[in-house]
RNA sequence: GCCCGGGUGGUGGAAUUGGCAUACACGCAGAGUUUAAGCCUCUGUGCCUUACGGCUUGCGGGUUCAAAUCCCGCCCCGGGUA
Repeated sequence: GCCCGGGUGGUGGAAUUGGCAUACACGCAGAGUUUAAGCCUCUGUGCCUUACGGCUUGCGGGUUCAAAUCCCGCCCCGGGUA
């Protein structure tokens, strides 16, 4: 150089073929329980904002009513190849 796979909240990791992004687990916060803590149970938890509202799937563009998903160009990680 070429080929293949991947990049999604604080972390891991789903989104079944374009149609509610962040399911589930961990973590974190609050409550219950405990003398206290741990374990366990319940509730909440993407980001910004006092709020209204806005933004977000590595980055930038495109297609579409609608894109994490399809197309193009880059960046990064892993594997293969002479």
Predicted 3D model of an 82-nucleotide RNA (transfer RNA) from a bacterium. The prediction has a mean pLDDT of 83. Its Rfam family is "tRNA". From the family's description: Transfer RNA (tRNA) molecules are approximately 80 nucleotides in length. It is annotated as a transfer RNA.